[in-house]
RNA sequence: AGGCCGGUAGCUAAGCUGGUUAAGGCGCUCGACUUUUAAUCGAGAAAUCGUCGGUUCGACUCCGACCCGGCCUA
Numbered sequence: 001a002g003g004c005c006g007g008u009a010g011c012u013a014a015g016c017u018g019g020u021u022a023a024g025g026c027g028c029u030c031g032a033c034u035u036u037u038a039a040u041c042g043a044g045a046a047a048u049c050g051u052c053g054g055u056u057c058g059a060c061u062c063c064g065a066c067c068c069g070g071c072c073u074a
Stems, first nucleotide, its partner, number of pairs: 001073007010026003019057001028044005050066005
């Protein structure tokens, strides 16, 4: 320098033939149970989907550039 893969909540991770409301697990908060804790059960909060533009009536999803991480080639 070129190519490929990835970046989504505190951590992990699904979703993308473009369309109301973005899953799940761990963790966190509240409650039940318990003498208490743990475990278990119930409820809840937390994401403007790496950044900036573009296309579109509408973008996590499509296009471009860039940033970060990993792998490969030179």
Predicted 3D model of a 74-nucleotide RNA (transfer RNA) from an Acidobacteriota bacterium. It matches the Rfam family "tRNA". Rfam links the family to the GO term triplet codon-amino acid adaptor activity. From the family's description: Transfer RNA (tRNA) molecules are approximately 80 nucleotides in length. The family's RNA type in Rfam is transfer RNA. The organism belongs to Acidobacteriota, within Bacteria. The sequence is in RNAcentral, with records from ENA. Its mean pLDDT, the model's own confidence on a scale to 100, is 81.